[in-house]
Molecule: transfer RNA
Organism: bacterium
């Protein structure tokens, strides 16, 4: 150098064009003598960058960074 794959919540992954979701974690309440378990409700996102299609991009198309893995 070349080829896949992958980059989304503090972590683990979803989402394959129309205002981004789950577990887990984290805050309040509730429950207990207290904690732990268990219930409620909330918080937390420039979707890696930067252009391009398009009425509208997380999503499609190019560059580029980064991480993994093959191959030389």
């Nucleotide at each position: 150098g070349c080829c896949a794959c992958g980059g989304u919540a503090g972590c683990u992954c979803a989402g394959u064009g129309g205002u981004a979701g789950a577990g887990c974690a984290u805050u309040u309440c509730c429950c207990u003598g207290a904690a732990g378990a268990g219930g409620a409700a909330g918080u937390g996102g420039u979707c890696g960058u930067c252009a391009g299609u398009u009425c509208g991009a997380u999503u499609c198309u190019g560059a580029c960074c980064c991480g993994u893995g093959g191959c030389a």